[in-house]
């Protein structure tokens, strides 16, 4: 340079185009003499960016940015 796949909460995965779960870590709290396990609750991200389509985009489509893979080039 070309293909392809990925990007979502501190971390790891979810999410027929219909307003964004779940664990796990953090926080409250039961329980314990304390700690940790157990169990309970609340909380927390407009989804890498910018832009198009839609009534409606995390999801379709273009441009970009980044990481993996593969092939090709030069050394």
């Nucleotide at each position: 340079u070309g293909g392809g796949g990925c990007g979502u909460a501190g971390c790891a995965u979810a999410a027929u185009g219909g307003u964004a779960a779940u664990g796990c870590a953090g926080c409250g709290g039961u329980u314990u003499u304390u700690g940790g396990u157990a169990c309970c609750g609340a909380a927390g991200a407009c989804u890498c960016c910018a832009g198009g389509u839609u009534c409606g985009a995390g999801u379709c489509c273009u441009g970009g940015c980044g990481c993996c893979c593969c092939a090709g080039c030069c050394a």

A computed fold for a 75-nucleotide RNA from a Pseudomonadota bacterium, annotated as transfer RNA. The sequence is in RNAcentral, with records from ENA. It matches the Rfam family "tRNA". Rfam classes the family as a transfer RNA. Its mean pLDDT, the model's own confidence on a scale to 100, is 81.